[in-house]
Context: one part of a larger RNA
């Protein structure tokens, strides 16, 4: 991992609702007795038939009350019992699952400590005290040599330990092997016997150890502890079909009530949408009349600066500035104004549906997500977060977006080798235009990107110059007073400063546009003439392009490839979905008719998670059944092209070798793929 078998909403009692059976103003027995699987008796008791009040009590009323008023609760609806089903409560209450808690036992053959009694420690080294002899001293002291053999002394086997590294890691081993290392006469190691235990022991203390996982051992019991948590929960088809919200919650991943779903009963268009009319409002926008903010100017209190002044006062001001006036603005917590809508109501119309409203049975939901629009928070960040409105997904398949829950189109009952469209497309991959007309783009722009930048290119507009010859080029001139004055070593058009920057000759020529020199010189420009012969220059604006443009495997059209097969405008075809239509079929709501319990017709409906409702299939056992089938072959198993809308059901053949069971009913240990499910097998 697979196969086979097992594996989860039960049972009892008590409510409640629905269905059904019997009886009915009644209904029903319980314990028990008789009988003995039938049934009969048993009326104690229960429920119902009257309520109201705390009660006395009264009574179709009663309580309150002064009340005959008003108001509350009642009367004017038939129940009881059994069976079945849904659901609730009490019980383990759908199944499996804790960590834990408590009680009683069992453990110190592992390990920790203690007690008793034994055992063990090769060899080597060092050489304390003491003692002896000698020297020495007045005597001691002291010294030397020898002797001696101390020590939680040294080196190092056995023994004990386990430092380092490698291996091992489904191991040789649930802690080892090899290497290396520590202790090795001591707080040493060790045998045997014995003792201390579960909130307890023992502990040179690590919460270590107490029989291979100890912050409280193990076993059994309480016990099916509890689990607002996780997982699992077994046949089929048909109808409808949610929620992820509000309020409250030691509440936030749980609940309760409401909202939204479903089923039954009742009402019967009341619903929804549209139009008109009426009501309500303070948003968008706008505005500045209020509250505040705010630009410039005026005017002018107050303040600051300057001048003046013994003081008082005065003058002045490109300073600050209230109020007021003019001008220009801003606001979620501003409004003199004010929509579209939303909401409420009325009337009319359309719509006929499982609409809407009421009563009752059963739920699920309380983590939502994305997109568009309107706000807040954040950075007008986030596949961010909080609300409101709408849609989709959730619970929605199909087509399109290369791929792609939430975007675009569109809501799948089933079948068809039919038609027609939507979004989106029509060169090939790939179904359909290499379609038509007019423009644009040259960047592979298209096929990512900003501020900013640019004689890209196509169009629009305005203003200059221009056959009295423009713009560009070429030829020539570009002078004199003068080296203007000042400054300066120098300053001569060209370091710098000053100047209404002048005058003259001229076709024209600046007291000079730039380069240059130490300063001159030199080159050049403005300006002018000639040549040439038709447009030229500036600004604004629109379309499409260009640069700006750097990332890690090779990769920003889905690919090929495209100069249209790109972009803009217009048109006609075609393709394209489970949409719509056509043909055939199934189920079902409502209505109608009738041959009336079904058939026909009309008209709708049939995506679906949680969930509600309905109808069925199959398994085991019981009655039917002393029946029926079966050795002329039961069950089981195997194979097969049959039948049914599904679960499923026949038949035939083979195998098998003795039981099986129709039909209609009844009762359940009643359906497996999942639970790191359990057992066995492969």
């Nucleotide at each position: 991992u697979c196969c086979u078998g097992c594996g989860a909403c039960u049972u009892a009692c008590u409510g409640u609702a629905u269905g059904u059976a019997c009886c009915a103003a009644g209904u029903u027995u319980a314990a028990g007795g008789c009988g003995a699987u039938a049934g009969c008796c048993g009326g104690a008791g229960g429920c119902g038939a009257a309520g109201c009040g705390a009660a006395a009590g009264c009574g179709a009323g009663u309580g309150u009350g002064a009340a005959u008023a008003g108001c509350g609760c009642g009367a004017c609806a038939a129940g009881g019992u059994g069976c079945a089903u849904g659901u609730a409560g009490u019980a383990g209450a759908c199944c499996c699952g804790a960590a834990a808690c408590c009680a009683g036992a069992u453990g110190a053959g592992c390990u920790a400590g203690g007690c008793a009694u034994g055992g063990c420690c090769a060899g080597g080294a060092u050489g304390a005290a003491g003692c002896u002899u000698c020297c020495g001293u007045a005597a001691c002291a002291g010294g030397a040599a020898g002797u001696g053999g101390a020590g939680g002394u040294c080196c190092g086997a056995a023994c004990c330990c386990g430092u380092u590294a490698a291996g091992g890691u489904u191991u040789a081993a649930a802690a080892c092997u090899u290497u290396u290392g520590g202790g090795a006469u001591g707080a040493g190691c060790u045998g045997u016997g014995u003792u201390u235990a579960g909130g307890a022991g023992u502990g040179a203390a690590a919460a270590g150890c107490u029989a291979a996982c100890c912050g409280a051992a193990u076993c059994u019991g309480g016990a099916g502890a509890u689990a607002g948590c996780u997982g699992g929960u077994u046949c089929u088809c048909c109808c409808c079909g949610a929620a992820a919200u509000a309020g409250c919650u030691u509440u936030a991943g749980g609940g309760c009530u409401a909202g939204c779903c479903u089923c039954g009963g009742g009402g019967g268009u009341u619903u929804a949408c549209c139009a008109u009319c009426g009501g309500c409002u303070g948003u968008a926008a706008a505005g500045c009349a209020c509250u505040g903010a705010u630009u410039g100017g005026g005017c002018u209190a107050g303040g600051g600066g300057g001048c003046u002044u013994a003081c008082c006062a005065g003058c002045u001001u490109a300073c600050c500035a209230a109020a007021c006036c003019c001008u220009g603005u801003c606001a979620a917590a501003c409004u003199c104004u004010g929509a579209a809508g939303a909401c409420c109501g009325a009337u009319g119309g359309u719509c006929c549906a499982u609409a809407c409203c009421c009563c009752g049975g059963g739920a699920g939901u309380c983590a939502g997500u994305c997109u568009g629009c309107g706000u807040g928070a954040g950075c007008u960040a986030a596949c961010u977060u909080u609300c409101g409105c709408a849609g989709a997904c959730a619970a929605g398949a199909g087509g399109a977006a290369a791929a792609c829950a939430a975007c675009c189109c569109a809501g799948a009952c089933c079948g068809c080798c039919a038609g027609u469209u939507a979004a989106g497309g029509u060169c090939c991959c790939c179904a359909a235009g290499u379609c038509a007309a007019g423009g644009c783009u040259a960047a592979g722009u298209g096929g990512a990107g900003a501020a900013g930048g640019a004689u890209g290119u196509a169009g629009a507009a305005a203003c200059g110059c221009u056959a009295a010859g423009a713009c560009a080029g070429c030829u020539a001139g570009g002078a004199g007073g003068u080296u203007g004055g000042c400054u300066u070593a120098g300053a001569a058009g060209c370091a710098g400063c000053c100047a209404u920057u002048c005058c003259u000759u001229u076709a024209a020529a600046g007291a000079g546009u730039g380069c240059g020199u130490a300063a001159u010189a030199g080159c050049u420009c403005a300006c002018u003439a000639g040549u040439c012969g038709a447009g030229u220059g500036u600004u604004u604006u629109u379309g499409c392009g260009c640069c700006g443009a750097a990332g890690a495997u090779g990769a920003u059209c889905g690919g090929g490839g495209c100069u249209a097969a790109g972009c803009c405008u217009u048109g006609c075809a075609c393709c394209g979905a489970a949409g719509c239509u056509g043909c055939g079929g199934c189920a079902u709501g409502u209505c109608a008719a009738c041959u009336a319990u079904g058939u026909u017709g009309a008209u709708g409906u049939g995506g679906g998670u949680a969930g509600g409702g309905g109808a069925g299939c199959g398994u085991u056992c019981c009655g039917u059944a002393g029946g029926c089938c079966g050795u002329u072959g039961a069950a089981g198993c195997a194979u097969g092209a049959c039948c049914g809308g599904a679960a499923g059901g026949a038949c035939a053949u083979g195998u098998g070798g003795a039981g099986g069971u129709a039909u209609c009913g009844g009762a359940a240990g009643u359906g497996c793929g999942a639970a790191u499910g359990c057992a066995g097998g492969a």